[in-house]
RNA sequence: GGAGUCGACCGGGCAGCCGCCUGCAGCAGUCAUGCGGGAGGAAAGUCCGGGCUCCACAGGGCAGGGCGCCAGGUAACGCCUGGGGGGCGCGAGCCCACGGAAAGUGCCACAGAAAAUAUACCGCCCGGCGUUCGCGUCGGGUAAGGGUGAAAUGGUGCGGUAAGAGCGCACCGCGUCGCGAGCAAUCGCGAUGGCAGGGUAAACCCCGCCCGGAGCAAGACCAAAUAGGAAGGCGUGCCGCUUCGGCGGUGUCAGCGCGGCCCGCGCGAGCCUUCGGGUAGGUCGCUUCAGACGCGUGGCGACGCGCGUCGCAGAGGAAUGGCUGCCACCGGGGUCUGACGACCCCGGCACAGAACCCGGCUUACAGGUCGACUCCCGCU
Numbered sequence: 001g002g003a004g005u006c007g008a009c010c011g012g013g014c015a016g017c018c019g020c021c022u023g024c025a026g027c028a029g030u031c032a033u034g035c036g037g038g039a040g041g042a043a044a045g046u047c048c049g050g051g052c053u054c055c056a057c058a059g060g061g062c063a064g065g066g067c068g069c070c071a072g073g074u075a076a077c078g079c080c081u082g083g084g085g086g087g088c089g090c091g092a093g094c095c096c097a098c099g100g101a102a103a104g105u106g107c108c109a110c111a112g113a114a115a116a117u118a119u120a121c122c123g124c125c126c127g128g129c130g131u132u133c134g135c136g137u138c139g140g141g142u143a144a145g146g147g148u149g150a151a152a153u154g155g156u157g158c159g160g161u162a163a164g165a166g167c168g169c170a171c172c173g174c175g176u177c178g179c180g181a182g183c184a185a186u187c188g189c190g191a192u193g194g195c196a197g198g199g200u201a202a203a204c205c206c207c208g209c210c211c212g213g214a215g216c217a218a219g220a221c222c223a224a225a226u227a228g229g230a231a232g233g234c235g236u237g238c239c240g241c242u243u244c245g246g247c248g249g250u251g252u253c254a255g256c257g258c259g260g261c262c263c264g265c266g267c268g269a270g271c272c273u274u275c276g277g278g279u280a281g282g283u284c285g286c287u288u289c290a291g292a293c294g295c296g297u298g299g300c301g302a303c304g305c306g307c308g309u310c311g312c313a314g315a316g317g318a319a320u321g322g323c324u325g326c327c328a329c330c331g332g333g334g335u336c337u338g339a340c341g342a343c344c345c346c347g348g349c350a351c352a353g354a355a356c357c358c359g360g361c362u363u364a365c366a367g368g369u370c371g372a373c374u375c376c377c378g379c380u
């Protein structure tokens, strides 16, 4: 100097003007005034886990769903940390749903003889027969070689054989047993068995573990008008019709209206009071917390513990913004200069926005900063 890996972080700054939401003060007051506060690393997707609330619940099981190497962390997790195993990379590092395929069932396209009971297309070898001596045909052996396929019945080599074959042997792999290391996953060593039988479980399934349901529109409290319910009180006269349920007419010592009272007038068969449920509406839940930061301390680490400091949106379909100027950053163009560079003009400056709260995961993101590490090249 170049190419990379991992981790942490920022994600515009200043000023002026105009606004928005909200707490407190004072006020009759929700206006105005004053003093404060006002988005994110993901507030997002709503995919996991928990708190909180209501409902359900003796215990166990079925169904359904999720998870799946080991140990630890945590309120909990499908998250995180450390470790083991497998794969990729020269490396720093990265990726992995990583229990069971000798419990059973299913599936394995095309090609191929054969995709799991076994089998043989070409080939190789032996024998018989024929032969124009090139070979043909029949029977048997074989699976080493070729060919097909994503995958072909342990792999490589030597021996062996008619040719072959775990047929025998060595090493590797696999199974079983033993010993050692480790909490464990697992690893190492030794002995032994010729091998005990393809893949697929994000196919059914089996094994182990976990899970009650709904969600702040949860839920709690206060509580109009209208209609309906219960209890109590006052009133319900007369006439006609009637299918005996009522209907019509007329009247006034209930009651109602004429702004408070009296008279008067009008309406009039119902009216008044209380209680309880419940709607609109309002209040709470609501933001103090598995809280943030700093220091110390235990631990490889996730994380735990102790001390100190701080208070950091909480409203309702929803405020946290807009304009201008300067600066910073990025890109393009032009002028000047030998060059470094200077100046001018134009454009850009992301993803996205709290809605009960918290821990994670995942996804999106213009541009930029810092740290640790790896590989290559050059120079001293």
Base pairs, nucleotide, nucleotide: 001376002375003374004373005372006371007370008369009368010367012327013326014325015324016323017322018321020038021037022036023035024034025033040351044362045361047360048359049358050357051356052215053214054213055212064211065210066209067208068207069083070082071081072080073079084098085096086095087094088093099206100205104204105203106200107199108198121146122145123142124141125140126139127138128137129136130135154172155171156170157169158168159167173195174193175192176191177190178189179188180187181186219284220283221282222281229275230274231273232272233271234270237250238249239248240247241246255267256266257265258264291310292309293308294307295306296305297304298303329348330347331346332345333344334343335342336341